A computed fold for a 1522-nucleotide RNA from a Pseudomonadota bacterium, annotated as small-subunit ribosomal RNA. It matches the Rfam family "Bacterial small subunit ribosomal RNA". Gene Ontology terms of the family: structural constituent of ribosome and ribosome.

RNA sequence: UAACUGAAGAGUUUGAUCAUGGCUCAGAUUGAACGCUGGCGGCAAGCCUUAUACAUGCAAGUCGAGCGAGAAAGCCCUUCGGGGUGAGUAGAGCGGCGGACGGGUGAGUAACGCGUGGGAAUCUGCCCGGUAGUGGGGGAUAACAUGGAGAAAUCCAUGCUAAUACCGCAUGAGACCUAAGGGUGAAAGGGGGCUUCGGCUCUCGCUACCGGAUGAGCCCGCGUUAGAUUAGAUAGUUGGUGGGGUAAAGGCCUACCAAGUCGACGAUCUAUAGCUGGUCUGAGAGGAUGAUCAGCCACACUGGGACUGAGACACGGCCCAGACUCCUACGGGAGGCAGCAGUAGGGAAUAUUGGACAAUGGGGGAAACCCUGAUCCAGCUAUGCCGCGUGUGUGAAGAAGGCCUUAGGGUUGUAAAGCACUUUAAGUUGUGAGGAAAGGUUAGUAGUUAAUACCUGCUAGCUGUGACGUUAGCAACAGAAUAAGCACCGGCUAACUCCGUGCCAGCAGCCGCGGUAAUACGGAGGGUGCAAGCGUUAAUCGGAAUUACUGGGCGUAAAGCGCGCGUAGGUGGUUUGUUAAGUUAGAUGUGAAAGCCCCGGGCUUAACCUGGGAACGGCAUCUGAUACUGGCAGGCUAGAGUACGAAAGAGGGGAGUGGAAUUUCCAGUGUAGCAGUGAAAUGCGUAGAGAUUGGAAGGAACACCAGUGGCGAAGGCGACUCCCUGGUUUGAUACUGACACUGAGGUGCGAAAGCGUGGGUAGCGAACGGGAUUAGAUACCCCGGUAGUCCACGCCGUAAACGAUGUCUACUAGCCGUUGGGAAUCUUGAAUUCUUAGUGGCGCAGUUAACGCGAUAAGUAGACCGCCUGGGGAGUACGGCCGCAAGGCUAAAACUCAAAUGAAUUGACGGGGACCCGCACAAGCGGUGGAGCAUGUGGUUUAAUUCGAAGAUACGCGAAGAACCUUACCAGGCCUUGACAUCCUGCGAACUUUCUAGAGAUAGAUUGGUGCCUUCGGGAACGCAGUGACAGGUGCUGCAUGGCUGUCGUCAGCUCGUGUUGUGAAAUGUUGGGUUAAGUCCCGUAACGAGCGCAACCCUUGUCCUUAGUUGCCAGCGAGUAAUGUCGGGAACUCUAAGGAGACUGCCGGUGACAAACCGGAGGAAGGUGGGGACGACGUCAAGUCAUCAUGGCCCUUACGGCCUGGGCUACACACGUGCUACAAUGGUAAGUACAGAGAGUUGCGAUCCUGUGAGGGCUAGCUAAUCUCCAAAACUUAUCGUAGUCCGGAUUGGAGUCUGCAACUCGACUCCAUGAAGUCGGAAUCGCUAGUAAUCGCAGAUCAGAAUGCUGCGGUGAAUACGUUCCCGGGUCUUGUACACACCGCCCGUCACACCACGGGAGUGAAUUGCACCAGAAGUAGGUAGCUUAACAUUGGGCGCUUACCACGGUGUGGUUCGUGACUGGGGUGAAGUCGUAACAAGGUAGCCGUAGGGGAACCUGCGGCUGGAUCACCUCCUUA
Repeated sequence: UAACUGAAGAGUUUGAUCAUGGCUCAGAUUGAACGCUGGCGGCAAGCCUUAUACAUGCAAGUCGAGCGAGAAAGCCCUUCGGGGUGAGUAGAGCGGCGGACGGGUGAGUAACGCGUGGGAAUCUGCCCGGUAGUGGGGGAUAACAUGGAGAAAUCCAUGCUAAUACCGCAUGAGACCUAAGGGUGAAAGGGGGCUUCGGCUCUCGCUACCGGAUGAGCCCGCGUUAGAUUAGAUAGUUGGUGGGGUAAAGGCCUACCAAGUCGACGAUCUAUAGCUGGUCUGAGAGGAUGAUCAGCCACACUGGGACUGAGACACGGCCCAGACUCCUACGGGAGGCAGCAGUAGGGAAUAUUGGACAAUGGGGGAAACCCUGAUCCAGCUAUGCCGCGUGUGUGAAGAAGGCCUUAGGGUUGUAAAGCACUUUAAGUUGUGAGGAAAGGUUAGUAGUUAAUACCUGCUAGCUGUGACGUUAGCAACAGAAUAAGCACCGGCUAACUCCGUGCCAGCAGCCGCGGUAAUACGGAGGGUGCAAGCGUUAAUCGGAAUUACUGGGCGUAAAGCGCGCGUAGGUGGUUUGUUAAGUUAGAUGUGAAAGCCCCGGGCUUAACCUGGGAACGGCAUCUGAUACUGGCAGGCUAGAGUACGAAAGAGGGGAGUGGAAUUUCCAGUGUAGCAGUGAAAUGCGUAGAGAUUGGAAGGAACACCAGUGGCGAAGGCGACUCCCUGGUUUGAUACUGACACUGAGGUGCGAAAGCGUGGGUAGCGAACGGGAUUAGAUACCCCGGUAGUCCACGCCGUAAACGAUGUCUACUAGCCGUUGGGAAUCUUGAAUUCUUAGUGGCGCAGUUAACGCGAUAAGUAGACCGCCUGGGGAGUACGGCCGCAAGGCUAAAACUCAAAUGAAUUGACGGGGACCCGCACAAGCGGUGGAGCAUGUGGUUUAAUUCGAAGAUACGCGAAGAACCUUACCAGGCCUUGACAUCCUGCGAACUUUCUAGAGAUAGAUUGGUGCCUUCGGGAACGCAGUGACAGGUGCUGCAUGGCUGUCGUCAGCUCGUGUUGUGAAAUGUUGGGUUAAGUCCCGUAACGAGCGCAACCCUUGUCCUUAGUUGCCAGCGAGUAAUGUCGGGAACUCUAAGGAGACUGCCGGUGACAAACCGGAGGAAGGUGGGGACGACGUCAAGUCAUCAUGGCCCUUACGGCCUGGGCUACACACGUGCUACAAUGGUAAGUACAGAGAGUUGCGAUCCUGUGAGGGCUAGCUAAUCUCCAAAACUUAUCGUAGUCCGGAUUGGAGUCUGCAACUCGACUCCAUGAAGUCGGAAUCGCUAGUAAUCGCAGAUCAGAAUGCUGCGGUGAAUACGUUCCCGGGUCUUGUACACACCGCCCGUCACACCACGGGAGUGAAUUGCACCAGAAGUAGGUAGCUUAACAUUGGGCGCUUACCACGGUGUGGUUCGUGACUGGGGUGAAGUCGUAACAAGGUAGCCGUAGGGGAACCUGCGGCUGGAUCACCUCCUUA
């Protein structure tokens, strides 16, 4: 800026990420339906299903101005015979025009049907223009009358009559035919006026012809659904000639001739479908659709047929056949709502048997007028779009009620009530446009005419037509009065809480909610969204760039044919001329209207209606332009090819030759084994194997050379020689002159396995046999061994046929190898440089989802081909083609899931790798496992054996101590505001003595006692009773929790900030080289720093010093004793307990990188964290604990609470853990002698003394503790025992006691006497410990009235061994693989069994459709025709009959296709907890996979060939950096 204006994403695969990829959602729309709800109006729309069947009414008639004839009722008159009027009316007939329009429907049709643009060989009633006519005759016929047949429909015979009905004659400008002379061939009158009755005139018709307009027919180009699992179709088929036919061209029809015609640019066949303007959606391109409105087509119960006509093969016409319905007197007839209403049926579903011709239009008529279910209106329906209303203002005590609550409050909420207003819409009453123009009549005027008639036009006056309609609009009245619902509230997606429920009931568009605290179910409160509607369902487009023209891909995600040759097709080097097909510019025609869009206008607005414009992207024609593409013609040589010289090579085919090795056979020597394996066995061998020597036979394969070396299109090719042969490279010249590239179909080659025929067979070796292994072992291993492997000929045609990468061409940094050829240079070499054709590695730019690719592209472009579109079903079924077979190629659907997948990341894991550590192994010492006992657990038992703990990380654990208590369990007896807390009321101080009953709890009786404060009311503490709030619970949930604890693990790790890298998850730092006990430290380094951990700081112990000196100590001095730090004293020592010192790799040497550090040494009490302890990172195990405690929720409330007595936790065929004591002489027993530390003690430790055999008892001293007490043993010294079930061992049992306690029976400890069991060192297996440690010896403490072999501490005596890191276990770091992430206790495969679902095969069976052959032949048309009939005219006519051809329905036979159904059968899919194994993912425990073949319950196994999409180790080659 008139017609322009317009583009959004989200959820869901994962532990997380990026990508790929599907599914789902948000939007718009509808002829909709359903659920809930419903005030008004306007404008629209309304059987999408059975083109199913239809009752009833209406939907096409009209003309008397074409014709003849012509009522009745009623009224009036009457001479009663009748007449008039009604009335030339109604109804009927002949005739004309119309009925071919309008209206309906979409069955058929994939077609010149439709759309668009052209064309020539045509017709066209009514209408318009023009020319010429309209003369003169004839005979019939319906109506009607009479008669007849029939139930009816209807029909027949005879007689009368008219015409704009019918037929001749005449004329014929023009028309048609022609032999060019000629011939053929029309007509109708009606009405008005005047009349001298001759006629004149007006008007409507009629005839012929020309032209127009309109309408219709025909032909052509282009466009117009899907399927190739439809590939060949076609005999009137394609063309020609003659003829026929039509309005008209034409195989449209016919005769003859020719053999054509269509088809991969998809014929034919099958399925589906009316087409278009448009409509919906979309930014567009597209996609879907074809209701209403408009154009075209087709159809009218189904099929066939013609007649009439300008026009039909005719919706409300005819004939025939068929199905169905109706009437019938059974003889025969009638009918066609896909017109408007309406009915039944079908269906999720779609309206009134309405009014009117007032308007618009149509038919007829001269007109008035008649007809019109076209149309205009009304009715029903929220079906859609649009508009309006359901009140407005004020109103905080923030009312009541509801809901929530942290109990304070919050929210509903100015919402309500209250107060003040308004009256749109609905209601009542009144008023009231516009849709109306015609028409009629009168007058005037003009035309026509002789005419002031008639007729026509115009003007004026009068008259006059409305279904809608109680119209729209306007006014008055009254009163907030009559008017709000629906869905949603986990995320997507706006909107949250409570209660109920408890994987139930249910929800769900996707993800997904629900298993006791559900914002996801149901209800409620609150909120959000839309609103007379709101949701749901169905459907279309969008989002979906998810079929990609705009606008996608193919190395690994789905996707490059196994590889060549080559046809069609597509594409094509350079130059000149020409042409103008493509292309491009202008003009013209067309692109209906409506719709969309723009600017206006009209309804109060809008929807809606309407004027003009723009647009309609298209098609056609004409005229220009000629750069590019194409066509034609002519050149060129850079592409391609040919000739010549040279070169390399496992390129192919054929023939021959060779040596090594295996095996077999023969012969010799020789003797007992050989072979095989993880270990064995089967097997071979004394009938002489194996070994060894010599010889022979035969087949197959060709060591070394050998190399990311060579050749080939790929598969593939490896000894040597000869013959034949294909391709490649290179050099220099000459020649051809675009001959090129790609390549659908086609065709050839094509590993291994397999198949056929015939050979061959040494080795190997599917199947098979045997031996092992194993739970089994249809396997892996071993011993044998057949097909096969080899050859010839013929098939097969597939592989992980891979670079998972189609072929060709051009361009785009480098560096380093290697093979073949060529050139240059010199220093002549195993040289350097350049170039070309291959073959490799790294790498820039670029690219990629990333990995990676990177001149051999996966980069940048071009040409052509092939292929993909979620996973599974499935490369399967069916069909077709190929094959001898095996099978191959082509190739779906139903159903099912919300994923499947790629690359990379972090973890975790591996019967992966590397490094390191640890009493992890090894080296040692001592144990456990065997016995008896103790103790804990399981199990069993029981009235109860209370509960918890369960691999490591439960089991001498909670429990640092169950006779009652504890105690939670069981039995019985009792209590119910409670044993305990707070509040209220009443009574009483509290408290206490004694007695009775009882097992006790408890109950009853009884004695003493009247306290403290006071404002004199009372109060405080306590006890009893009562009321209700409440108490109480070791009841449940440790998977609702806090706190605490165990474990990995005292392992060295776990993280962060900033920066950097990567699209990102993430990485880096934290990796690397060293080192350490250590992420300890150093160095390096895109990282630099920091935090929690490590270490240190703390305690204790080891040495010394200082200070202090009682209860501890006693060297020196003194005193005393039988003796003793006993006393005076001392402060030296020991010790005590405070403070210091000391150790830091500080010093020296060596190693190392000049570092960190390590090794050795000195000094030192101690040496490299000196020993020990406390201290436990981020986290893991839903680890443990609701029974320590605390606590949410739930549960019990005369009991799941509380009290009491007794019992139980202590049971006992058994199993396990942890211990004690032993089995003895390194010992037992007896006697004697000595030395600790650390603790504890007044309800206590308890000395001395007395007593008892002893446990103990009695009396007590001392001690509130460096003061007193508990208080040592092993050891040592003697003696004895002498290898035995003992002088070992002490269980068990009998008896007698002691102690504690209310109480020792169940059920304590200890003592004495007696008894004297098992056990003689412990199977498989397994535990602890590296120095003051193990082992061994005793002591103390907590708990506790009593009751340790347990636990926690303490000291005494006091070893052995560690080569070392291969292995077992655990851990750390790095790396690798992964289909795991609930993280290997993972994931996951197949058979079998069960249930359900869809599909395939299937003896058949039912139906539809169609091909071919034949029969048959209605009506009709055409042809023929002895017959009959026929008024005018008179014939070559009309009608009837007969006959021929075509032909619908029908019938028979035989094929094809499709659909349904089918006993049985096959695989497939799905399904919380079935069976068998464990095939795959890690080296998945035999690497896996592909093709093929055989075998096996199953996954699978084995053979042959191939691949890496195989881990690990080693070697070779190449590369990078220095």
Taxonomically the source falls in Pseudomonadota (Bacteria, Pseudomonadati).